[in-house]
Source information
SAM riboswitch aptamer (S box leader) from a Bacteroidia bacterium, 110 nucleotides, folded computationally. Of the family's consensus pairs, 97% are formed in the model. The sequence was found by an Rfam model in a public genome assembly. Lineage of the source: Bacteria > Pseudomonadati > Bacteroidota > Bacteroidia.

RNA sequence: AUCUUAUCAAGAAAAGCCGAGGGAAAUGGCCCUAUGACGCUUUAGCAACCUAACGGGUAAAACCGGAAAGGUGCUAACUCCAUCUCCUAUGAUUAGGAGAAAGAUAAGCU
Numbered sequence: 001a002u003c004u005u006a007u008c009a010a011g012a013a014a015a016g017c018c019g020a021g022g023g024a025a026a027u028g029g030c031c032c033u034a035u036g037a038c039g040c041u042u043u044a045g046c047a048a049c050c051u052a053a054c055g056g057g058u059a060a061a062a063c064c065g066g067a068a069a070g071g072u073g074c075u076a077a078c079u080c081c082a083u084c085u086c087c088u089a090u091g092a093u094u095a096g097g098a099g100a101a102a103g104a105u106a107a108g109c110u
Base pairs, nucleotide, nucleotide: 001110003108004107005106006105007104008103013043014042015041016040017039021032022031023030026083027082028081029080044075045074046073049071050070054065055064056063079102084099085098086097087096088095089094
């Protein structure tokens, strides 16, 4: 890096450094930001993907639960929202729903 599978409505911030853009990409919105964003470091926290003993379960498996120690991840806004397809309502604008695509994270394969 490719591919496969699962999840993506919940949750969780302070300090120090830096100094201008940032929210993945394009377009359009909307938002954050000199009351210092984004990023980096430290500390703290959240969650429970990987996951032990053990319990349930099974013919055996699968499966359900199970520490928060370890490996990751995460700690503005639904993955910030829309974009493509379909459905519903509407005279229109628009609103709502389902899916796809793309993306993120984990585990695995090559």